The RNA shown here (Bacterial RNase P class A) has 399 nucleotides and comes from a Betaproteobacteria bacterium. A source record names the gene rnpB. Rfam family: Bacterial RNase P class A. Its family is annotated with tRNA processing, dimeric ribonuclease P complex and ribonuclease P activity in the Gene Ontology. Lineage of the source: Bacteria > Pseudomonadati > Pseudomonadota > Betaproteobacteria. The coordinates come from a structure-prediction model, not an experiment, and the mean pLDDT is 76.
RNA sequence: GGAGCUGGCCAGGCAGCCGCUGUACCGAAAGGUAUGGAGGAAAGUCCGGGCUCCGCAGAGCAGGAUGCGGGGUAACACCCCGGCGCGCAUAUUCAAAGGCGACGAACAGGGCCACAGAGACGAGUCGCGGCGGGCUUGGCGCCGCGCGAAAGCGCGGCGCCAAAGUCUCGUCCCGCGAGGGGCGAGACGGGUCCGACGAGGGUGAAACGCGGCAACCUCCAUCCGGAGCAACACCAAAUAGGCAAGUGCGUGUGGCGACACACAAAGGCCGGCUCGGCUGAGCUUGCGGGUAGGUGGCUGGAGCCGGGGGGCGACCCCCGGCCAAGAGGAAUGGCUGCCGGAGCCCCGCCUUCGGGCGGGUGUCUCGCACAGAACCCGGCUUAUCGGCCGGCUCCCUUU
Numbered sequence: 001g002g003a004g005c006u007g008g009c010c011a012g013g014c015a016g017c018c019g020c021u022g023u024a025c026c027g028a029a030a031g032g033u034a035u036g037g038a039g040g041a042a043a044g045u046c047c048g049g050g051c052u053c054c055g056c057a058g059a060g061c062a063g064g065a066u067g068c069g070g071g072g073u074a075a076c077a078c079c080c081c082g083g084c085g086c087g088c089a090u091a092u093u094c095a096a097a098g099g100c101g102a103c104g105a106a107c108a109g110g111g112c113c114a115c116a117g118a119g120a121c122g123a124g125u126c127g128c129g130g131c132g133g134g135c136u137u138g139g140c141g142c143c144g145c146g147c148g149a150a151a152g153c154g155c156g157g158c159g160c161c162a163a164a165g166u167c168u169c170g171u172c173c174c175g176c177g178a179g180g181g182g183c184g185a186g187a188c189g190g191g192u193c194c195g196a197c198g199a200g201g202g203u204g205a206a207a208c209g210c211g212g213c214a215a216c217c218u219c220c221a222u223c224c225g226g227a228g229c230a231a232c233a234c235c236a237a238a239u240a241g242g243c244a245a246g247u248g249c250g251u252g253u254g255g256c257g258a259c260a261c262a263c264a265a266a267g268g269c270c271g272g273c274u275c276g277g278c279u280g281a282g283c284u285u286g287c288g289g290g291u292a293g294g295u296g297g298c299u300g301g302a303g304c305c306g307g308g309g310g311g312c313g314a315c316c317c318c319c320g321g322c323c324a325a326g327a328g329g330a331a332u333g334g335c336u337g338c339c340g341g342a343g344c345c346c347c348g349c350c351u352u353c354g355g356g357c358g359g360g361u362g363u364c365u366c367g368c369a370c371a372g373a374a375c376c377c378g379g380c381u382u383a384u385c386g387g388c389c390g391g392c393u394c395c396c397u398u399u
Base pairs, nucleotide, nucleotide: 001395002394003393004392005391006390007389008388009387010386012339013338014337015336016335017334018333020037021036022035023034024033025032026031039370043381044380046379047378048377049376050375051228052227053226054225063224064223065222066221067220068082069081070080071079072078083103084101085100086099088098104219105218109217110216111213112212113211121209126201128200129197131195132194133193134192135191136190137189138161139160140159141158142157143156144155145154146153147152165188166187167186168185169184170183171182172181173180174179232296233295234294235293242287243286244285245284246283247282250263251262252261253260254259267279268278269277270276303322304321305320306319307318308317309316310315340368341366342365343364344362345360346359347358348357349356350355
């Protein structure tokens, strides 16, 4: 100098104007003043806890989760240290830093092992194969040539039926002879069937080996009660039920009766009062449950920062300091200016041609990546423009 990894941090800054919301103070109120006001992921809601209510003698079954060894922690499927494995590692080889790994058990049992292959755990030979034995080794058709009057014969070639050929010997027949033919036997080769074999070849990721798979059931070990802040607790209207107390529900006539008629009535309505009119069996008070509504839970906590100590590390201990959103149909916003950044454009240099570095400038674009709390924490996962500070490994060059 280049390349590859990896840990931590930041997430535009300043100012002005106008709003929203928590708290404190002032004010009778309206309001005013001061001050606080999103994140590293607030997200997914995937794990684990706190907290709240319900349940719970103990044990077992069912169900779920976890699974190398050790440690950390409130706990974990998280983190740390160590072991093992991995064609995970830009274009080859070896591989570093680093990355990834549900990484207990396959002589407890069941199940599965694509394609190919005879056969995928039962066994089984594959028109692959070696060994032994039995049987068989013949026909048919077509074409061409020759001889012949023809039938046919001979020679050569081809095709089909699982295979069907080459040689030797014996004997008989034909020929004067070289030789030819028929029948039989044997050898080599071929075909087929049976038997035992399990060597080799071939197929395949794996071929019989106590094979592989448990992110299939299962076994073993350990752990696990359920629901969730719309939990839960408190205060508590109107209306309608419940309980209790007080008060009212009258009189007359007719009718066997149901009832009808007349008069009287607390209370209610006619906007306040009096009169009057209508109506007329309930009315008033208290208690209790509970709804709307309100309040708490609600942010001071496994908290943050600094220093010291222990530990390889995750993490733990001690001392000091600090308080930093808390809404509830749900605040945390809008506009403007300057600076910064990014993009577009232009120029220059380098280049392994992918790109990288530096500079310029504009009435240019973006107000600036991903995204927004909702009881609170610890993790994991996912999203993310750009930048800052470290650490590790490999390669090249120079001293």